[in-house]
RNA sequence: UAGAGUUUGAUCCUGGCUCAGAAUCAACGCUGGCGGCGUGCCUAACACAUGCAAGUCGAACGCGAAAGUGGAGCAAUCCAUGAGUAGAGUGGCAAACGGGUGAGUAACGCGUGGGUGACCUGCCUUCGAGUGGGGGAUAACGUUCCGAAAGGGACGCUAAUACCGCAUGACAUCCUGCCUUUGAAGAGGCGGAGAUCAAAGCUGGGGAUCGCAAGACCUAGCACUCGAUGAGGGGCCCGCGUCUGAUUAGCUAGUUGGUGGGGUAACGGCUCACCAAGGCAACGAUCAGUAUCCGGCCUGAGAGGGCGGACGGACACACUGGGACUGAGACACGACCCAGACUCCUACGGGAGGCAGCAGUGGGGAAUUGUGCGCAAUGGGCGAAUGCCUGACGCAGCGACGCCGCGUGUGGGAUGAAGGUCUUCGGAUCGUAAACCACUGUCGGGAGGGACGAAGGCGCGGGGUUAACUGCCGCCGCGAUUGACGGUACCUCCAAAGGAAGCACCGGCUAACUCUGUGCCAGCAGCCGCGGUAAUACAGAGGGUGCGAGCGUUGUCCGGAAUCACUGGGCGUAAAGGGCGUGUAGGCGGCCUGCUAAGCCGCGUGUGAAAGCCCGGGGCUCAACCCCGGAACGGCACGCGGGACUGGCGGGCUCGAGCAUGGUAGAGGCGAGUGGAAUUCCUGGUGUAGCGGUGGAAUGCGUAGAGAUCAGGAAGAACACCGGAGGCGAAGGCGGCUCGCUGGGCCAUUGCUGACGCUGAGGCGCGAAAGCGUGGGGAGCAAACAGGAUUAGAUACCCUGGUAGUCCACGCCGUAAACGAUGGGCACUAGGCGUCGGGGGGAGCGACCCUCCCGGUGCCGUCGCUAACGCAAUAAGUGCCCCGCCUGGGGAGUACGGCCGCAAGGUUGAAACUCAAAGGAAUUGACGGGGGCCCGCACAAGCGGUGGAGCAUGUGGUUUAAUUCGAUGCAACGCGAAGAACCUUACCUGGGCUUGACAUGCACGUGAAAGCCGGUGGAAACACCGGUCCUCCUUCGGGACGCGUGCACAGGUGCUGCAUGGCUGUCGUCAGCUCGUGUCGUGAGAUGUUGGGUUAAGUCCCGCAACGAGCGCAACCCUCGCUCCCAGUUGCCAGCGGUUCGGCCGGGGACUCUGGGGGGACUGCCGGUGCCAAACCGGAGGAAGGUGGGGACGACGUCAAGUCAUCAUGGCCCUUACGUCCAGGGCGACACACGUGCUACAAUGGCCGGUACAGAGCGUCCCGAUACCGUGAGGUGGAGGCAAUCGCUAAAAGCCGGUCUAAGUGCGGAUCGGAGUCUGAAACUCGACUCCGUGAAGUCGGAAUCGCUAGUAAUCGUGGAUCAGCCAUGCCACGGUGAAUACGUUCCCGGGCCUUGUACACACCGCCCGUCACGCCAUGGAAGCUGGGGGGACCCGAAGUCGGUGGGCGAACCGCAAGGGCGCAGCCGCCGAAGGUCAAACCAGUGACUGGGGCGAAGUCGUAACAAGGUAACCGUA
Repeated sequence: UAGAGUUUGAUCCUGGCUCAGAAUCAACGCUGGCGGCGUGCCUAACACAUGCAAGUCGAACGCGAAAGUGGAGCAAUCCAUGAGUAGAGUGGCAAACGGGUGAGUAACGCGUGGGUGACCUGCCUUCGAGUGGGGGAUAACGUUCCGAAAGGGACGCUAAUACCGCAUGACAUCCUGCCUUUGAAGAGGCGGAGAUCAAAGCUGGGGAUCGCAAGACCUAGCACUCGAUGAGGGGCCCGCGUCUGAUUAGCUAGUUGGUGGGGUAACGGCUCACCAAGGCAACGAUCAGUAUCCGGCCUGAGAGGGCGGACGGACACACUGGGACUGAGACACGACCCAGACUCCUACGGGAGGCAGCAGUGGGGAAUUGUGCGCAAUGGGCGAAUGCCUGACGCAGCGACGCCGCGUGUGGGAUGAAGGUCUUCGGAUCGUAAACCACUGUCGGGAGGGACGAAGGCGCGGGGUUAACUGCCGCCGCGAUUGACGGUACCUCCAAAGGAAGCACCGGCUAACUCUGUGCCAGCAGCCGCGGUAAUACAGAGGGUGCGAGCGUUGUCCGGAAUCACUGGGCGUAAAGGGCGUGUAGGCGGCCUGCUAAGCCGCGUGUGAAAGCCCGGGGCUCAACCCCGGAACGGCACGCGGGACUGGCGGGCUCGAGCAUGGUAGAGGCGAGUGGAAUUCCUGGUGUAGCGGUGGAAUGCGUAGAGAUCAGGAAGAACACCGGAGGCGAAGGCGGCUCGCUGGGCCAUUGCUGACGCUGAGGCGCGAAAGCGUGGGGAGCAAACAGGAUUAGAUACCCUGGUAGUCCACGCCGUAAACGAUGGGCACUAGGCGUCGGGGGGAGCGACCCUCCCGGUGCCGUCGCUAACGCAAUAAGUGCCCCGCCUGGGGAGUACGGCCGCAAGGUUGAAACUCAAAGGAAUUGACGGGGGCCCGCACAAGCGGUGGAGCAUGUGGUUUAAUUCGAUGCAACGCGAAGAACCUUACCUGGGCUUGACAUGCACGUGAAAGCCGGUGGAAACACCGGUCCUCCUUCGGGACGCGUGCACAGGUGCUGCAUGGCUGUCGUCAGCUCGUGUCGUGAGAUGUUGGGUUAAGUCCCGCAACGAGCGCAACCCUCGCUCCCAGUUGCCAGCGGUUCGGCCGGGGACUCUGGGGGGACUGCCGGUGCCAAACCGGAGGAAGGUGGGGACGACGUCAAGUCAUCAUGGCCCUUACGUCCAGGGCGACACACGUGCUACAAUGGCCGGUACAGAGCGUCCCGAUACCGUGAGGUGGAGGCAAUCGCUAAAAGCCGGUCUAAGUGCGGAUCGGAGUCUGAAACUCGACUCCGUGAAGUCGGAAUCGCUAGUAAUCGUGGAUCAGCCAUGCCACGGUGAAUACGUUCCCGGGCCUUGUACACACCGCCCGUCACGCCAUGGAAGCUGGGGGGACCCGAAGUCGGUGGGCGAACCGCAAGGGCGCAGCCGCCGAAGGUCAAACCAGUGACUGGGGCGAAGUCGUAACAAGGUAACCGUA
């Protein structure tokens, strides 16, 4: 040293991405009051107009104007003044500083510490010595010539502190002798002779002497010369440190060294000649890329990382390249020469220029300022000085660019105003906020006052110093003066709350929530992700949060990131151990001892500039900022000391390592030989029709004799049993037997060597299979290939064949899931059980047995470790040493380059782009063409159906003005519909109404309104007219009721079942689903609930880290079955009586029955099975037996299942209509398709006649008897019945008798014609029923499919709801008759429990792969094309230094002269920039075409992988 979001259904881990922080030379958006201090071209070292940025000295020197003014003159002009001024020139110093920039540079460039015994240093300090005497020129100037200009030439004059000799010359320099120091003399000292080198004056003062004068002279100052010295500055050299790439591995010819010459201030290969052949490099040379370096700055806990803008130090550069000159200093930003590019001027002949100084302009760019003021201060140059110069600097200006400070007011103020927003309509909130009242006065505005920064210099006077002063004094006094900033800071006064707030955000991370709009649109987004009609995520608003003259965004850097891990990570399965060995460099290394002192430790010294950071103090009102002091500066160097440890050197030791000796096991390796079994083939015999092969087949073989069988022969390959968790080897790998050669291991014993060791980058060797080359070999097997099958296809899986290959020799290849997915070595850390090899001990007859040791190889397990799984002396534990390797997934082990290979290819090995993950282990589920156990009419066994026909009904589809809407696999489809002709009704067409058909409230009007009656129009609704009717209460104000008008509002079967409540379906009457506590696990979670039994059941029992509990199961409830009690009408009738013969009557309370209550069944009893138990099997008893039958009852949950059209309800939508009323139509359509049914196809039947026996219901707008009419439906009629009383009511199948006789019929009844009945306003669309006639399809139903396990199926009829009637064959209920079958759980479907695999988790209707097609993007190859930087060779060769040169030129010196010396120009030579030519390499851009890759919404083809993924998967290879 703070973390968070994001992989999953959830979890832990790994791992990447992302965020919160700080910072910034910033930019952009919105906004903007004041001040202070800082800061401001990061891009084009791109090009620059204009002005300024380096001059100064008259006390070094010679010249020397003009305007103006005054005067003279007729005038030209002259004189004076201006003025020895301006000005240029000669000369000196400065210009090498200061200022700018960062192009180049990977270097002694920088940093740090040293060296210089190899050096220089103007001005300044101190000291010593000196300044004598001469000479010749030349600018300026004058005259003249050339030129457009810039400039230049000739002649002539002149001065100096300019130039040149001569003199003098030391302790200087050179030569030399001696001495000292030293590692080393180019150091120091002493001495010697000779040689060499100087100079300049100026100003002031003085006035004796000299001089005409100037002056000499004296003196002071300044200057000058030769030395010495200090300080400061610099040159050169060295140690260490200083970015990336190895897909850059070799580089080097002045190269490395030597000798000598030259050169420099100086060492040096700096340069040259000669000689030698060296030098550098894996501790990374060379090459390429990038880059000024540091103090420091930012960040960080630190270590570290990033940066090098401002300030400070160093370096480099000055348009580009080269060069030298001058000078103390330069190879010189505002100097020179040359070349080049560019710009400008030009009279075309030639010239000029260099803002990376300060401003400024253009340009580039996201972006960076004024052509400001001043030398007042600080500093610099020159000067003796006044002073001059100074874009250094000091100031102010512009920019919120940054940091810091201040303000935009303060207090009071609740009817909580208005208004906005929200609202559950009550209210809440903005909000004491405002208004209003009181107060204050910072900043800004106005006015007045008003500093510090000023020190000094100058003048006068004085003092000190001195022999003296004119010199010197940062000594004193007096005087006149010096401020750009500056309308300054600061202070006072005046006025007035008066002028001064925004920006971002509000889904999570992350602080802050509502409304509206929008509707996967528009948009947002840092990551995760929001938006498809209620969005806290878009947009606006209200409110809120955060910061505030700023706030956000973007970029960059550090942090978080322990995500390159030194501090501080890893590698069995997440990314990661090299396939294995051998060994080089390197790294590391046993015990004892001596020396040493490199590392190491202590102390000291030097250095570590200043600024900055930190601490203390101080100054601006504070702060930022500034000043002072301290500390620190982690480092380097030196000195002294220490001697444990590491290292070095020496000596010794034996335990590490090794050697010798004796044994020993073994598929260790290589070579040679040899054996048997089997396969195939060949020959022959026997023998006959098949063989072979598969899921089933076929191809194939066989009557020319196969297969089978016997005998013989040939060939190749591999070695059954033994054989094992066994053995050997470094790994790959090694298996019949024998022999030869050979490597390694282990055990035992003593002896020997004496650390000889471990690891191992490169290197070298070995290295399965496949593959390659050459030559052999080839039995079996078998890529490719062929054929047969399978299949939608089948370039596969299966089958029949079959070639490379597999085998051998030699040579390549060098890979693998080369795996223990686990590098090697050493040491340490509980055990138990096997097994192989060797040995010791005990015992023994013994190969048996017991025990111990060493070495190998396995299993289990403690501690410990691990994310978990697991590992656990054969570690994945604990330590040390060495090597290899990893850093998100994809792209990709790909591309390019290199190396290797005959090839295939191997090895090394990226990037663009793209994703928010990719992963590991474990958990719970779900799933599996995984496993085990077990259920269910699940299959099977059986009975009857559906699917075919006709019709009914529902649905789809189509149609329509409308065919209203919903339901849609199971779990929609005779469903909502338990009743569509109107109504219903929601739909369509048309006609009406608008406070509405319906509710509540208010206001006003009205009681002649409405209603009723009548009329007109109309289809009706409705509209209008006429008539009639004037309600009730009253405190007389009014109220109730009704109506009209108006306002609030009503109304909506309009949308959203994906906003909801409620209700329902379904898995499923399945046996499950959970909780508390405890325990286990880091956790998800597990345990309990698993296990052994048992059950219909998580039912019960036993066991158990669980113990209990809840919702479910069961039971409690209803009903049926037995019985008892009570009760006895309308029900019943045994006995008694009566009888019209009917429980009809009296009566009875037994029975049936009715409907209330109770009993009964509990595995209670017996036997057996079960280890015990639970329980099961059998039995007894019983009406009933193991839940007795049936029902009601449906756990946690699933399906965003169904329903907004039952109802309710949020939101949205309509409001003379999406409301409401009415008429008619539609919901009934019809080429079709499906579901559910009915009736049938017939003789177990149809028809006719006769004749039995139910239960449960229903009935007053109703059921309706007897009777009569009608063939009938029905009608007439009305008894009785509000119902155990009357009615519906007949039950039907059945039974008895008859008929039909196998036929589309006497089966079947559709359809159609006709005639009717009933309901109803009304049966056309569109009712049911009746009668007569008609008589269709259909002769038992393809694939497929449904129900049912007993009073069930099947079959028969009955009733009810709804309902006027009915399209009911539906639904619900009732009883009658009444079966068959279940071996069994392999299979189909569904389900339960356990287990296993998983890449699934919207969960297999899952996931997911590759080609192809389309779009976009980046990228590789490519004939080429274009550009770039660098190197090499050669040609040419500017300026210039150096060298050479002579017949040119030249004042000083020598010489009388001639001439010489020297110099200059010229010429020649070496070197040499730019330029040119050539060849090669490299880098970048581009390129027709081409290769793959990534991404993209629902495209195409298949199904490879994940469950045994339906052929287990995967690796290498062809």

The RNA shown here (small-subunit ribosomal RNA) has 1518 nucleotides and comes from an uncultured bacterium. It matches the Rfam family "Bacterial small subunit ribosomal RNA". Rfam 15.1 lists 42,628 matches to the family in 10,626 species. Its mean pLDDT, the model's own confidence on a scale to 100, is 87.